[in-house]
RNA sequence: GUGAGGCGCACCUAGGGUUCCGCUCCCCCGGGAGGCUGGUCCGAGAGGUGCAGGCGGCCGCCAGGCCGUUCCACGGCGGGGGAAAAGCCCGGGAGAC
Numbered sequence: 001g002u003g004a005g006g007c008g009c010a011c012c013u014a015g016g017g018u019u020c021c022g023c024u025c026c027c028c029c030g031g032g033a034g035g036c037u038g039g040u041c042c043g044a045g046a047g048g049u050g051c052a053g054g055c056g057g058c059c060g061c062c063a064g065g066c067c068g069u070u071c072c073a074c075g076g077c078g079g080g081g082g083a084a085a086a087g088c089c090c091g092g093g094a095g096a097c
Stems, first nucleotide, its partner, number of pairs: 008051005015042002020039002022036001023034005053070007072092001074095001078090003
């Protein structure tokens, strides 16, 4: 200097806003404004749990079952984004070490 892997899914949380519900306010029976402790909603590579998968070992009536293991992880600007925003997506990216 270059390349590969660290993968996937579900639920939940930190976090996030404002479509819908609720709440408050203003006009008056239908609208408008406000994110406002909330419900719905979005939601983590570097948060949690589980499943699947990989690898190793054992058992097996050959379909599978059981046990173990699956580490580490600083990070923009900008763009995308179902109403909008975000620790979402681009992205374990650029860059740094």
The RNA shown here (Guanidine-I riboswitch aptamer) has 97 nucleotides and comes from Herbidospora cretacea. Its Rfam family is "Guanidine-I riboswitch aptamer". About the family: This family represents a conserved RNA structure found upstream of the ykkC and yxkD genes in Bacillus subtilis and related genes in other bacteria. The function of this family is unclear although it has been suggested that it may function to switch on efflux pumps and detoxification systems in response to harmful environmental molecules. The coordinates come from a structure-prediction model, not an experiment, and the mean pLDDT is 77. The sequence was found by an Rfam model in a public genome assembly. NCBI's taxonomy places the organism under Bacteria, Bacillati, Actinomycetota, Streptosporangiaceae, Herbidospora.